This is a predicted structure of a 1423-nucleotide RNA (small-subunit ribosomal RNA) from an uncultured bacterium. Its mean pLDDT, the model's own confidence on a scale to 100, is 85. The RNAcentral record of the sequence draws on ENA and SILVA. It matches the Rfam family "Bacterial small subunit ribosomal RNA". Rfam links the family to the GO terms structural constituent of ribosome and ribosome.
[in-house]
RNA sequence: GACGAACGCUGGCGGCGUGCUUAACACAUGCAAGUCGAACGGGAGUAUUGAAGAAGCUUGCUUUAGAGAUACUUUAGUGGCGGACGGGUGAGUAACGCGUGAGGAGCUGUCCUAUGCAGGGGGACAACAGCUGGAAACGGCUGCUAAUACCCCAUAAGCCGAGAGGUAAAAGGAUCAAUCCGGCAGAGGAGGUACUCGCGUCCUAUCAGCUAGUAGGUGAGGUAACGGCUCACCUAGGCGAAGACGGGUAGCCGGCCUGAGAGGGCGAACGGCCACACUGGAACUGAGAUACGGUCCAGACUCCUACGGGAGGCAGCAGUGGGGAAUAUUGGGCAAUGGGGGAAACCCUGACCCAGCGACGCCGCGUGGGUGGAGAAAUCCUUCGGGAUGUAAAGCCCUGUUGUAUGGGAAGAGCGGAAGACGGUACCAUACGAGGAAGCCCCGGCAAACUACGUGCCAGCAGCCGCGGUAAUACGUAGGGGGCAAGCGUUGUCCGGAAUUACUGGGCGUAAAGCGCACGCAGGCUGAAUUAUAAGUCGGUAGUCAAAGGCGGAGGCUCAACUUCCGUUUAUCUAUCGAUACUGUAAAUCUGGAGUAUGUGAGAGGGAAGCGGAAUUCCCGGUGUAGCGGUGAAAUGCGUAGAUAUCGGGAGGAACACCAGUGGCGAAGGCGGGUUCCUGGCCCAUGACUGACGCUGAGGUGCGAAAGCCGGGGGAGCGAACGGGAUUAGAUACCCCGGUAGUCCCGGCUGUAGACGAUGGAUGCUAGGUGUGGGGAGGUUUCUCUCUGUGCCGCAGCUAACGCGAUAAGCAUCCCGCCUGGGGAGUACGAUCGCAAGAUUGAAACUCAAAGGAAUUGACGGGGGCCCGCACAAGCGGUGGAGCACGUGGUUUAAUUCGAUGCGAACCGAAGAACCUUACCUGGGUUUGACAUGCACGUGGUACGGAGAUGAAAGUUGAAGGACCCCGUAGAGAUACGGGGAGCGUGCACAGGUGCUGCAUGGCUGUCGUCAGCUCGUGUCGUGAGAUGUUGGGUUAAGUCCCGUAACGAGCGCAACCCCUGCCCUUAGUUACAAGUGUCUAAGGGGACUGCCGGCGACAAGCCGGAGGAAGGUGGGGAUGACGUCAAGUCAGCAUGGCCUUUAUAUCCAGGGCUACACACACGCUACAAUGGGCGGUACAACGGGCAGCGAAGCCGUGAGGCGGAGCGAAUCCUGAAAAGCCGUUCCCAGUUCGGAUUGCAGGCUGCAACCCGCCUGCAUGAAGUUGGAGUUGCUAGUAACCGCGCGUCAGCCAUAGUGCGGUGAAUACGUUCCCGGGGUUUGUACACACCGCCCGUCACGUCAUGGGAGUCGGCCACGCCUGAAGCCGGUAGCCUAACCGGAAGGGGGGCGCCGUCGAAGGUAGGGCUGGCGACUGGGACG
Repeated sequence: GACGAACGCUGGCGGCGUGCUUAACACAUGCAAGUCGAACGGGAGUAUUGAAGAAGCUUGCUUUAGAGAUACUUUAGUGGCGGACGGGUGAGUAACGCGUGAGGAGCUGUCCUAUGCAGGGGGACAACAGCUGGAAACGGCUGCUAAUACCCCAUAAGCCGAGAGGUAAAAGGAUCAAUCCGGCAGAGGAGGUACUCGCGUCCUAUCAGCUAGUAGGUGAGGUAACGGCUCACCUAGGCGAAGACGGGUAGCCGGCCUGAGAGGGCGAACGGCCACACUGGAACUGAGAUACGGUCCAGACUCCUACGGGAGGCAGCAGUGGGGAAUAUUGGGCAAUGGGGGAAACCCUGACCCAGCGACGCCGCGUGGGUGGAGAAAUCCUUCGGGAUGUAAAGCCCUGUUGUAUGGGAAGAGCGGAAGACGGUACCAUACGAGGAAGCCCCGGCAAACUACGUGCCAGCAGCCGCGGUAAUACGUAGGGGGCAAGCGUUGUCCGGAAUUACUGGGCGUAAAGCGCACGCAGGCUGAAUUAUAAGUCGGUAGUCAAAGGCGGAGGCUCAACUUCCGUUUAUCUAUCGAUACUGUAAAUCUGGAGUAUGUGAGAGGGAAGCGGAAUUCCCGGUGUAGCGGUGAAAUGCGUAGAUAUCGGGAGGAACACCAGUGGCGAAGGCGGGUUCCUGGCCCAUGACUGACGCUGAGGUGCGAAAGCCGGGGGAGCGAACGGGAUUAGAUACCCCGGUAGUCCCGGCUGUAGACGAUGGAUGCUAGGUGUGGGGAGGUUUCUCUCUGUGCCGCAGCUAACGCGAUAAGCAUCCCGCCUGGGGAGUACGAUCGCAAGAUUGAAACUCAAAGGAAUUGACGGGGGCCCGCACAAGCGGUGGAGCACGUGGUUUAAUUCGAUGCGAACCGAAGAACCUUACCUGGGUUUGACAUGCACGUGGUACGGAGAUGAAAGUUGAAGGACCCCGUAGAGAUACGGGGAGCGUGCACAGGUGCUGCAUGGCUGUCGUCAGCUCGUGUCGUGAGAUGUUGGGUUAAGUCCCGUAACGAGCGCAACCCCUGCCCUUAGUUACAAGUGUCUAAGGGGACUGCCGGCGACAAGCCGGAGGAAGGUGGGGAUGACGUCAAGUCAGCAUGGCCUUUAUAUCCAGGGCUACACACACGCUACAAUGGGCGGUACAACGGGCAGCGAAGCCGUGAGGCGGAGCGAAUCCUGAAAAGCCGUUCCCAGUUCGGAUUGCAGGCUGCAACCCGCCUGCAUGAAGUUGGAGUUGCUAGUAACCGCGCGUCAGCCAUAGUGCGGUGAAUACGUUCCCGGGGUUUGUACACACCGCCCGUCACGUCAUGGGAGUCGGCCACGCCUGAAGCCGGUAGCCUAACCGGAAGGGGGGCGCCGUCGAAGGUAGGGCUGGCGACUGGGACG
């Protein structure tokens, strides 16, 4: 884009189309094929006439009856024409069925053209009548009768026959008439129909062979006609890889849909052909049928029945049931068009024309138009300002398509008249009135269109990718928007996009794809030049290509859809004429392709038979003794019965060191000691010979590693299986000791490999350079050229890239093979081969949204190389054991508030939990609130005030007292009145939340890591990701610097700039000090830069050593943390979006808890002692702090402390004693004079308050612990270790913590193999959430499809045998018999019956193909 559609939601009108795609399932009812009386007899009716008769009388009248006749109407039967058309359906059919183009051996009613003829006779049968059978359907017998029904004779242009000769016809009717309509015969035409042939016409080879009337002939029969169409005989043929035979599917075409085209799909409606008519078979009639609304038979089904028998066939139009996702009215009319009959009038016509139903499709129209605010209401959103729906609405002014009503009213009807179903329709006029008329889908990307709320991996969406786990433009709803519009979406199907089956127009080194290799039949393709021919090819002309359709142009419906007319339509096929380049064919020629010859050459090319040495093993003997062997280390094993080792001798099998080489040979597999014999191929040279002899190669045939199989040998070493020993969690492995098949030979089979260059073969062409094997030519010490192999590099070119690159994967030609997403699966079934193993061929269901290639950047590796770090190592001290302190987990609890959780949580947030803090629990209160802002109202006994009561407090209640400011009026003023403010009260907005989300965030922080990295601009390279720079050579602590360099520069990092400290100088001097000085204080400056010397290095950067110097190569320390990573940490520091809460999750108070305690872990303190403890004496700091503070002296107390209060806002006073150390003394190795836990008593201090739950003191008590398992941690110098001092927080303190300060003051570093972390480089990768990755198989469970399966149940197909209807044909002895012959008898002919061939259905038996189900079973897919 399309549709005969269906489904969901919705639906105003009209026109034109269209409507059982399924059950060719079954059908009630009505209708769908009749007509002709001008072919015929008869019947009936009506009219007129009316004989014989009867009656009445008025005797020639009336009445009655009515034979017969005439006319008209009608029609059961005979007869004619038509029921073979029209209408339906697509079951069957893969076929001369259809399409297209030809053909000859045909037939043809009606119609047309013209010709001729129609003479004479005859006998019946229906109807009808009578009798009679049957329920019915339907008959039977006897008798009568007409014809355009039937028969005979005559005539004969015709037909048959060589001829003689034979043979075949007719009908009349109507009319007053003219005449008209018919009849017969042959001839021609038109149309119709039958037959034959060329070409075309789906899938399947997992269907490869098929065929007995089969193929052909002769003869006969038969037919309208050719013909095995049928039969007899003869021959043995015919078809087939260009696909026979079989299986599946299917009506074919014009055309329709799609597509740029080529193609692909389809075959509704309309038109042509075919086939079918309940299923199967058969003929009759006829011009035509093997007959939809005819006949006969068989079968199934339905109906009627009196049970004896009968009837039926909607795939005609309506309609019904059923099936189905699904498809209409039991309508009107013959007015038109067409058909049948008729002379005609006319009759019939569910063909047809119309109407009805269905948005099923196409087309057209409408649902209103104009105006209308910086924009109503409402709704939605909001940053609360506003924005959107939106000129949209309302309002005002209009219009009248459509609608409704009324009036008028067609064409369609032909030569004159009549005749209109549609239809009072189309159309026209008038009136009314915006009045009755809009929905559907979508809005994450593809793909036009965005917000809010709800939901919270739920509910749901989804075409693909994918959305949804609390901020969803993806679900649902709303607002808004986009698209289309009486429709819009969905589903299904087809084409397109898809160059994704590639003819146009693809590929095969690595993505799917080159057969393992060769030989070669068929086939395809094929060198140069010449002539002929004209099959292919090209052109002209003619025929054909129906109509419709398509395209172009006109016309008609108001337009369009629709329709009419005109023109046109590549081509195919046929006939004919021409052209001859190319292809083909024929003839003759050439040498370049190919082959031959001659002469050389190299070679693990192949086969066979001899031969050789080294080594292993075994056997024999000698020497010799305790081990050998083996491994990472061992053990099994061998060995005192003498091994291993060593010497000599022997046996046997297998393989051939060195030479040996990206060397050689071969088609591939493959080939390696040496000799002989047989044998294949190749290269080079010569240019003698043949003269296209060539290339490829479906099938086919052969060769074909290893393993394996069969038979027979052989068996040294090695060695699947197997045994043992180890390793290990295990170890059906890797390692070790043994060891059978096998490996070897002969014969046969197998036929596969990563059979690889993952690269089929052949030919030609297209820069070079450099090795090497084998030849040749020239030159000649070194070289050049050439041919043929074999390698590397590389131009152009190719390639997705990698790469290939004369040995192509380049540029071309020819031939073969192969591919078409992954899995299922190289599986199943079938077939072929094989002894087997198995090989070859080779699917489907189902399932996935990928599978894959090459390259890139990372990350990773029990990969490589380089380098660094207290990373290891070397050291020193700890920790892990004890007691205690503290943090955490866990447990407990009313609560033990919360957070932090490997490194990078755990003396962390917390630089101070008894109350407070406090967030937790229990209980008691408050509700505009403990705190902020605004508005409204009230309020003078108001605000304030709080005695008292109650209570644990908070709170509740509440007496006395009791105001202030501003304005106005009155008043002199006091004051009074009114209004307002503050305050207070009430109410409304709101406050409040340590409630949730650190995975919505800001900020801050940790970590990798003070690691040396991370990037950018321009340029260059690459299709691109990206690379280069940043890699390389050196060097550094460093991407530090130097050199090199398609890069050149730059930024963030590094370093430096800043602070402290070490040396010196200058300035100043409160305090310090007796004074002075300036070692002190605090301000500024100097000094160090690889600067100098030597060596190394590349003449560099730099490194090593030295001098000088307080300090030397960054002097030491601090601050400083790149791009980023960990959804790292923090919503409880703060801020903040969203959510939640609002007499509570807010707030106040009291008490409790955060301090619990079987346990586990982390960080610490104190120890275990003599380098020590106790006692006495004595020495030396620095950083700090101090007014709600530090607090001196003195006095009291054993002490904590008390009294006291000087001094000091501090270089001034206080803290203040530094301690280890040193001197002296004691203890004597012990659970101690070590250690201090625990506990008792007595005290002190802070504080409202030390019970839960503080610190300190004194006396008493005196636990564990004797140096700590596996493991683990810190530190490289003023460091570790040891020692004390200060400070922050703080009333006090659970501080052994944190952070500073000084004092004493070490040991060790060979080195970078290893552990951990990191940087650079390289490599592999199936990883990218990045190795804590990815991922394989079994097992368990569920679902699904499928193979096998004892069997079982169907379908289809043909075949054997039996039976054999109808019927045609043939036969015929019985019976019957109008036309002709005969004088008759009888005959001829015919019919019935009977018999036979064929023959549907049925029966029976065995098969083939195919499907359903199937216990159980196999694998597979998904979860």